[in-house]
RNA sequence: CGACCGGGAUGGAUGGCCGCGCCGUGCUGCCGAAAGGCGAUCGGUGAGGAAAGUCCGGGCUCCAUAGGGCAAGAAUAACGGGUAACGCCCGCCGAAGGCAACUUCAGGAAAAGUGCAACAGAGAGAUACCGCCGGCUUGCCGGUAAGGGUGGAAAGGUGAGGUAAGAGCUCACCCAUCGGCUGGAGACUGUCCGAUGCUGUAAACUCUAUUCGGAGCAACACCGUGGGGAAGCACAUAGCCUGCCCGGCUGCUUCCAGGAGGUGGCUUGAGCGGAUCGGCAACGAUUCGCCAAGAUAGAUGGCCGUCUUAAAUGACAGAACCCGGCUUACAGUCCCGAUCGCAUU
Numbered sequence: 001c002g003a004c005c006g007g008g009a010u011g012g013a014u015g016g017c018c019g020c021g022c023c024g025u026g027c028u029g030c031c032g033a034a035a036g037g038c039g040a041u042c043g044g045u046g047a048g049g050a051a052a053g054u055c056c057g058g059g060c061u062c063c064a065u066a067g068g069g070c071a072a073g074a075a076u077a078a079c080g081g082g083u084a085a086c087g088c089c090c091g092c093c094g095a096a097g098g099c100a101a102c103u104u105c106a107g108g109a110a111a112a113g114u115g116c117a118a119c120a121g122a123g124a125g126a127u128a129c130c131g132c133c134g135g136c137u138u139g140c141c142g143g144u145a146a147g148g149g150u151g152g153a154a155a156g157g158u159g160a161g162g163u164a165a166g167a168g169c170u171c172a173c174c175c176a177u178c179g180g181c182u183g184g185a186g187a188c189u190g191u192c193c194g195a196u197g198c199u200g201u202a203a204a205c206u207c208u209a210u211u212c213g214g215a216g217c218a219a220c221a222c223c224g225u226g227g228g229g230a231a232g233c234a235c236a237u238a239g240c241c242u243g244c245c246c247g248g249c250u251g252c253u254u255c256c257a258g259g260a261g262g263u264g265g266c267u268u269g270a271g272c273g274g275a276u277c278g279g280c281a282a283c284g285a286u287u288c289g290c291c292a293a294g295a296u297a298g299a300u301g302g303c304c305g306u307c308u309u310a311a312a313u314g315a316c317a318g319a320a321c322c323c324g325g326c327u328u329a330c331a332g333u334c335c336c337g338a339u340c341g342c343a344u345u
Base pairs, nucleotide, nucleotide: 001341002340003339005337006336007335008334009333010332012307013306014305015304016303017302018301020046021045022044023043024042029038030037031036048316052327053326055325056324057323058322059321060216061215062214063213073212074211075210076209077208079091080090081089082088093107094105095104096103097102108207109206113205114204115201116200117199129148130147131144132143133142134141135140136139156174157173158172159171160170161169175197176196177195178194179193180192181190183188220264221263222262223261228256229255230254231253232252233251238250239249240248241247271290272289273288274287275286276285277284278283
């Protein structure tokens, strides 16, 4: 210098004028009997790294539930740790990919059972098509998985012995699985020992282990004019439906549910930032400092300068109870670490 890998930060700064939400102030203002309410002014504050998707895990609230269990359904799946918890994060193991930094994982069980394996092929868990060997009645029977052929996959691979021909039938080496031993906290591992040689598929049913009651702030609580429903009292007159009869409604009290509207829930919280210590890390402990939207049909906007910038008119995008994650979108800018190649010293 080039290529590539991993991680982090930022997502303009600042000033003036006008406007909007919320909080405080609120005089000499306005309303009100008062309590208090409104309000000029002034001050403070006012979107994100994802506020998004609503996919996981919680807080909170209501409903259900004596307590427990079974079934059904759903989710997760190597090991160790972190966390309030998680399907998240960190570390590590194994497998796959890459020269490497590093990345990805659909990572329990196929010896409980069932199913499936198209086409090809004789045969897809048990098989004899060709071939080889033996026999005879010469086109059949028996043996054989070495060789050929089909296939993604066909009785573990190579060599030797052995045999009628063959075969883990035997031996050596290799491979795989299981058990022992070694090392490790564990998954796992190995110049070790022994046994065995089993088709694949669970992103097919299934089995095993673990977890899960439901709904969500339009939850929920309180106030609640009018109207509705129920019960009781009154039932006298009058009115209305309706000209008449019957019937109903219009009264008072209590109770029930609750539409509009209002108040709370609502933002101080598993909170944020710094330092020190522990830990490989995720993270934890101690200590100091800080308070940073809270609307309700929804404010967070517009214009003009100055500076930084290649450019600032320019990316993705707009809080709606809160928090921890994941996923997805994103113009550009800056920083840190690692790998490979080339050149120079």
This is a predicted structure of a 345-nucleotide RNA (Bacterial RNase P class A) from an Oscillospiraceae bacterium. Its Rfam family is "Bacterial RNase P class A". Rfam classes the family as a ribozyme. Rfam's curators write: Ribonuclease P (RNase P) is a ubiquitous endoribonuclease, found in archaea, bacteria and eukarya as well as chloroplasts and mitochondria.